[in-house]
RNA sequence: GUCCAUGUAGCGCAAUAGAUAGCGCGUUGGAUUUCUAAUUCAAAAGUCGUAGGUUUGAAUCCCACCUCGGAUG
Numbered sequence: 001g002u003c004c005a006u007g008u009a010g011c012g013c014a015a016u017a018g019a020u021a022g023c024g025c026g027u028u029g030g031a032u033u034u035c036u037a038a039u040u041c042a043a044a045a046g047u048c049g050u051a052g053g054u055u056u057g058a059a060u061c062c063c064a065c066c067u068c069g070g071a072u073g
Stems, first nucleotide, its partner, number of pairs: 001072004007066001010025004019056001027043005049065002052062002
């Protein structure tokens, strides 16, 4: 340099023939318990890597760039 793949909640991961995003762990609060742990109920936390385009509508399709990883010379 070329090609492939990756990027979504604090962490690890889902969700794609386009219809306003969930799970587990964790965090916070309540219940239970003499206390802690465990259990249980609830809540918060995302403009889906960045910026454009297509579309009535984009995490999803297209272009460019960036991060990290791999293959090749």
This is a predicted structure of a 73-nucleotide RNA (transfer RNA) from Trichonephila inaurata madagascariensis. NCBI's taxonomy places the organism under Eukaryota, Bilateria, Protostomia, Trichonephila, Trichonephila inaurata. Rfam family: tRNA. From the family's description: Transfer RNA (tRNA) molecules are approximately 80 nucleotides in length. Its family is annotated with triplet codon-amino acid adaptor activity in the Gene Ontology. The RNAcentral record of the sequence draws on ENA and Rfam.